Source information: The RNA shown here (c-di-GMP-I-GGC riboswitch aptamer) has 104 nucleotides and comes from a Planctomycetia bacterium. NCBI's taxonomy places the organism under Bacteria, Pseudomonadati, Planctomycetota, Planctomycetia.
RNA sequence: UUCGAUAAGGGCAAACUCUGAGAAAUCAGGGGACGCAAAGUAAAGGAUCUUUAACAUAUAUUCCUGUAAAAACAGGAAUAUAUAAGACAGCCUUACUGCCGAAA
Repeated sequence: UUCGAUAAGGGCAAACUCUGAGAAAUCAGGGGACGCAAAGUAAAGGAUCUUUAACAUAUAUUCCUGUAAAAACAGGAAUAUAUAAGACAGCCUUACUGCCGAAA
C1' cells in the first nucleotide's frame, strides 16, 4: 500500500419491544440480533425524512368574493413545492482515526 480467510481474541447492533426526551423526523438507555471489517468519529456535498405554534417571500393548483356576457383583472382563503430550520454517518460521496490477519 492492497486485501479480508472456513484463523484467533474480541467489537458494533437492524426490525421489534420497554422506559425516557422531542411537535415530528428522530434520539438516549434496557432487552433483542437482521446484518456489519470501519455498522468508529465528523452533517462539508448529494439523496431521503420531519416541520407543532407563530411568521415571510416566490411559484403552481383549487375555491370564494367583486367588476363582467365571457375571457380577463383585482382581493382573499386552502393545499403543494422552493427558500429556511431540523433529522439521518446502518443511503452515497468526502475528511480524520483505528484492532487482528494475509499478500506485496

The sequence was found by an Rfam model in a public genome assembly. Rfam family: c-di-GMP-I-GGC riboswitch aptamer. Rfam links the family to the GO term cyclic-di-GMP binding.